[in-house]
RNA sequence: GAGUCGGUCGGGUGACCGCGGCACGGCUCGACCGUGUCGAGGAAAGUCGGGACUCCACAGGGCAGAGUGCUGGCGUUGAGCCAGGUCGGGGCGACCUGACGGAUGUGCAACAGAGAGAGACCGCCGAUGGACCGGUUCGCCGGUCACAGGUAAGGGUGCAACGGUGCGGUAAGAGCGCACCAGCGUGCGAGGCGACUCGUACGGCUCGGUAACACCACUCGGAGCAAGGCCAAGCAGAGCGCACGGGCGGCCCGUCCCGUCGGCCUUCGGGUCGGCAACGCUCGGGUAGGCCGCAUCAGAUGGAUGGUCACCCGCCUUCGGGCGACAGAAUCCCGCUUACAGACCGACUCAC
RNA sequence: GCCGGAGUAGCUCAGCUGGUAGAGCAGCUGAUUUGUAAUCAGCUGGUCGGGGGUUCGAUUCCCUUCUCCGGCU
Numbered sequence: 001g002a003g004u005c006g007g008u009c010g011g012g013u014g015a016c017c018g019c020g021g022c023a024c025g026g027c028u029c030g031a032c033c034g035u036g037u038c039g040a041g042g043a044a045a046g047u048c049g050g051g052a053c054u055c056c057a058c059a060g061g062g063c064a065g066a067g068u069g070c071u072g073g074c075g076u077u078g079a080g081c082c083a084g085g086u087c088g089g090g091g092c093g094a095c096c097u098g099a100c101g102g103a104u105g106u107g108c109a110a111c112a113g114a115g116a117g118a119g120a121c122c123g124c125c126g127a128u129g130g131a132c133c134g135g136u137u138c139g140c141c142g143g144u145c146a147c148a149g150g151u152a153a154g155g156g157u158g159c160a161a162c163g164g165u166g167c168g169g170u171a172a173g174a175g176c177g178c179a180c181c182a183g184c185g186u187g188c189g190a191g192g193c194g195a196c197u198c199g200u201a202c203g204g205c206u207c208g209g210u211a212a213c214a215c216c217a218c219u220c221g222g223a224g225c226a227a228g229g230c231c232a233a234g235c236a237g238a239g240c241g242c243a244c245g246g247g248c249g250g251c252c253c254g255u256c257c258c259g260u261c262g263g264c265c266u267u268c269g270g271g272u273c274g275g276c277a278a279c280g281c282u283c284g285g286g287u288a289g290g291c292c293g294c295a296u297c298a299g300a301u302g303g304a305u306g307g308u309c310a311c312c313c314g315c316c317u318u319c320g321g322g323c324g325a326c327a328g329a330a331u332c333c334c335g336c337u338u339a340c341a342g343a344c345c346g347a348c349u350c351a352c
Numbered sequence: 353g354c355c356g357g358a359g360u361a362g363c364u365c366a367g368c369u370g371g372u373a374g375a376g377c378a379g380c381u382g383a384u385u386u387g388u389a390a391u392c393a394g395c396u397g398g399u400c401g402g403g404g405g406u407u408c409g410a411u412u413c414c415c416u417u418c419u420c421c422g423g424c425u
Stems, first nucleotide, its partner, number of pairs: 001350009011312007019039008041326001045337002048335005053224004057255002060253004065220005070084005085100006101215001105213002107210002121155002123151003130145006163181006182206001184203008228292004237283005245258003259276007313324004353424007362377004371408001379395005401417005
């Protein structure tokens, strides 16, 4: 000097005028005047998560739906936070960042390529029989071509081709066999709470990728302060259903709760019939006010912090001046994500 | 506060079951016509709103962000 990580601040002072709440006082009792005091953030933002709180009879059991997914810990909870593990990516580095149940259920992988869980394009070999040539000791030998067939080591295609290197073996090859290595399975030893790590022995030799759907495990009742309560005012109710109803919302089950009047029957337990009410649905009318929720230590409710002047501070400057970030609570809290000019402190890295 | 939808050529829209982007109109050129329109043929024009991730590959799947539209209360 440049950078990485963590933390703090993120304009200050004075004057004048003007705001909202609360308390007190005055007053012509008018949302008027005076005094004092309090009055936006690290994200108040996005509304992505989780809770508190409120209402619905219970939040009991399912379906649908939604969310999460390595290990340990913190925690009211959480996809949060802290510390770690394995695999991967970026950076010279300090560091930053992604993923994390299972691939022996179903599916998908264009084009290229022979072939994408299979297979032969170029290749390599090619006995016997066949054709030809040369040699011949007349037994046959060697070579070439072609066929049946064998092969997946070499080359090619591709993101990826059913382990890699070497040696042997073979007609030519192939884990076919062997040595070493990687991987997988099993066992043993050591370290660790654990995910896992290291070492070692044996072994079939090696039986892909993708988590899209489905599966496995765990979690979730529904709505949300415009939740929900209280008071006042005002009108105009009508129809249908009505215990086989209503109280459960996307659907279902269970438990529990909820009447009244009249008639009939009665074994006096109850049953039945007809209305009405609660409740539900449809149509129509009226009201849109105030208080609480909210002394939330800001608590507004067309929604409050402003304007002017001067100085200081920080940066740039052609010395005239210019710039000073992101940005304003609306029930509260804990996170996540996004935006942010500049200043300070600490630790670490790189270069000189 | 709660719940949905949209963004693709100059314009209006398809494509989203992942395979490398289309149609119509508009524009340009040519043909035809006395000339124009119509018609016929051809051509141009695209950071799929922005960024990141998964994958061999993303308009499409996931996350985040910007803008716009609608519904309930």